């Protein structure tokens, strides 16, 4: 000094996130998605069902979304 879960409110399809109220922790729990891992699948894609043929469900697949409070690594950084 920051603020986990939880709760309200508000964005988003979700993951999440923004304020607010709360404190598990945190000696960089500042800042950033480079590299590893994690999360979600909205479009797209295959694949079954349906259908007024215009789509529409139902699963799986994928990041261009999300995580710096999961790890490396990069940049900035107050006091003793």
């Nucleotide at each position: 000094g920051c603020a986990a879960a939880c709760c309200g409110c508000c964005g988003g399809a979700a993951a999440c996130g923004g304020c607010g109220g709360g404190a598990c922790g945190c000696a960089a729990a500042g800042c950033a998605a480079g590299g590893g891992g994690g999360c979600u699948a909205a479009a797209g894609c295959a694949c079954g069902g349906g259908c007024a043929c215009g789509c529409c469900c139902g699963c799986g697949c994928c990041a261009u979304g999300c995580c710096a409070g999961c790890c490396c690594g990069g940049c900035c950084g107050c006091c003793g």
The RNA shown here (c-di-GMP-I riboswitch aptamer) has 80 nucleotides and comes from uncultured Acutalibacter sp. Its mean pLDDT, the model's own confidence on a scale to 100, is 89. Lineage of the source: Bacteria > Bacillota > Clostridia > Acutalibacteraceae > Acutalibacter. Its Rfam family is "c-di-GMP-I riboswitch aptamer". Its family is annotated with cyclic-di-GMP binding in the Gene Ontology.